Two RNAs folded together computationally: RNase P RNA and transfer RNA, 435 nucleotides in total. The coordinates come from a structure-prediction model, not an experiment, and the mean pLDDT is 78. Rfam match: Bacterial RNase P class A. Its family is annotated with tRNA processing, dimeric ribonuclease P complex and ribonuclease P activity in the Gene Ontology. Rfam classes the family as a ribozyme.
[in-house]
RNA sequence: UGGGCCGGUGAGGCGACCGCGUCGGGGCUUGACCCCGCCGAGGAACGUCCGGGCUCCACAGGGGAGAACGGUGGGUAACGCCCACCCGGGGCAACCCGCGAGAAAGUGCAACAGAGAGUAGACCGCCAGGGCUUCGGCCCGGGUAAGGCUGAAAGGGUGAGGUAAGAGCUCACCAGCGCCCGUGGUGACACGGGCGGCUAGGUAAACCUCGUUUGGAGCAAGACCGAACAGAAGGCGAUGACGCUCCCCGCUGAGUCUUCGGGUUGGUUGCUAGAGGGUGCCGGCAACGGUACCCCGAGAGAGAUGGUCGUCACGACGGCUCGCCGUCGCACAGAACCCGGCGUAUGAUCUGGCCCAUUCC
RNA sequence: GGCUGAGUAGCUCAGCUGGUUAGAGCGCACGACUCAUAAUCGUGAGGUCGCGGGAUCGAGUCCCGCCUCAGCUA
Numbered sequence: 001u002g003g004g005c006c007g008g009u010g011a012g013g014c015g016a017c018c019g020c021g022u023c024g025g026g027g028c029u030u031g032a033c034c035c036c037g038c039c040g041a042g043g044a045a046c047g048u049c050c051g052g053g054c055u056c057c058a059c060a061g062g063g064g065a066g067a068a069c070g071g072u073g074g075g076u077a078a079c080g081c082c083c084a085c086c087c088g089g090g091g092c093a094a095c096c097c098g099c100g101a102g103a104a105a106g107u108g109c110a111a112c113a114g115a116g117a118g119u120a121g122a123c124c125g126c127c128a129g130g131g132c133u134u135c136g137g138c139c140c141g142g143g144u145a146a147g148g149c150u151g152a153a154a155g156g157g158u159g160a161g162g163u164a165a166g167a168g169c170u171c172a173c174c175a176g177c178g179c180c181c182g183u184g185g186u187g188a189c190a191c192g193g194g195c196g197g198c199u200a201g202g203u204a205a206a207c208c209u210c211g212u213u214u215g216g217a218g219c220a221a222g223a224c225c226g227a228a229c230a231g232a233a234g235g236c237g238a239u240g241a242c243g244c245u246c247c248c249c250g251c252u253g254a255g256u257c258u259u260c261g262g263g264u265u266g267g268u269u270g271c272u273a274g275a276g277g278g279u280g281c282c283g284g285c286a287a288c289g290g291u292a293c294c295c296c297g298a299g300a301g302a303g304a305u306g307g308u309c310g311u312c313a314c315g316a317c318g319g320c321u322c323g324c325c326g327u328c329g330c331a332c333a334g335a336a337c338c339c340g341g342c343g344u345a346u347g348a349u350c351u352g353g354c355c356c357a358u359u360c361c
Numbered sequence: 362g363g364c365u366g367a368g369u370a371g372c373u374c375a376g377c378u379g380g381u382u383a384g385a386g387c388g389c390a391c392g393a394c395u396c397a398u399a400a401u402c403g404u405g406a407g408g409u410c411g412c413g414g415g416a417u418c419g420a421g422u423c424c425c426g427c428c429u430c431a432g433c434u435a
Stems, first nucleotide, its partner, number of pairs: 001357008012312007020040002023037005028031001042332001046343002049341005054218004061248004066214005071085005086100001087098004101209002106207002108203002123148002125144003129140004156174006175199001177196008222269004231260006276295008314329006362434007371387004380418001389405005411427005
């Protein structure tokens, strides 16, 4: 200098004026009024895909079914998240990707092509035998998986022996598998040695098996106050209704479910300081944990948080006296019970570390 | 706010337990029949299976993530 990999910050600042919403205070003309003051969106508030807190279902107990997850060790309130490592794959490398248990428990599936598709398979070829022959070869029933052909996939590889030709048929080496032993590691696993049988194919994001976890519903949950109203039909019920379903256990002691119809469209609460953030120190490779100090302040209930101007900063374009001027631009999006994650969207800027190639010293 | 479901031809829908080239009806174009139109008959065109990625030899179908549209809920 060129190319690449992995992150982090940040989401324009300040001032003036106008406007919007909750809350607090005040006014008098008492109204969905006016005046003053405080406060007023995000890194994803989003998608609602996971996990929790909280609330109700008497308790949230056991088993089945269902569902989710799946290398090992750790982190966490918990997780399908995060960190570190192992194994497999990709890359020269930094690094990235993996729904990463089991296919020698069983069942299923593999279209088309092909001779044969999972207890293999004779189409071509090769080989000995028999028959025929115009001496080129042809026919018959056999042997054979070394070679060809088809396919995504053809039942270890190389070499030697062996044979009519061949074949783990036999042997040596290599790859891979199972078992045993040793060393290192908490462990997944790695390395080394021995024995065995010659080979065990793919698919579980097919059924299934093994292990682990899991009760359901959701703030429109739920609690309190007030107002209004009209019931009807059908089903199941003391042999048992009881928040997915079945069984047990338990609880409870009479209702309950569905459909149609009637009424209300009010107030208070839940409701926002929390598994909260920042900095320093300590422990840890890290995720994270501990500790001291500091900081915070929407809480509406159909839903407010916006606009204009000036100035500074940034970017693009144009001009030009070359450091000034002019114009334009600034994304994605937006709270509604609250947290931890994941995923997705996002204009411009700033910045850290690492790898490869090339040139010069 | 919360909870469910669906996307296949211009429209309405099939596509079962993955398999060669995704079908049906209506519609559209052309032809036949008719004096002409309709009906009828024949032929034909028309598909990024909402989008992207993954497992598989192979995906409309299985898995994951997005997009769009419906429904329910005081």